Model confidence (mean pLDDT): 80 of 100. Transfer RNA from a bacterium, 75 nucleotides, folded computationally. It was read from a public genome assembly. Its Rfam family is "tRNA".
């Protein structure tokens, strides 16, 4: 330098046009207790950024940024 995949909460991670699942962690409450455990509630107004298409975009298109892998070149 070329090509490809990926980017979703504090962490992991599903969802690939029609209300962003789940688990862990955190916070609040209840019960119990020496302590722990357990139960309930809560936790994205938003999907790397910008633009486009669409009635509607995390999802499709383009550009940019970042991560990873492969290839090429140099040594």
């Nucleotide at each position: 330098g070329g090509c490809a995949a990926c980017g979703u909460a504090c962490c992991c991670a599903a969802g690939c046009g029609g209300u962003a699942a789940g688990g862990g962690a955190g916070a609040g409450c209840u019960c119990u207790g020496c302590a722990a455990a357990a139960g309930c509630u809560u936790c994205a107004u938003g999907c790397a950024u910008c633009a486009g298409u669409u009635c509607g975009a995390a999802u499709c298109u383009g550009a940019u940024c970042g991560u990873u892998g492969c290839c090429u070149c140099c040594a």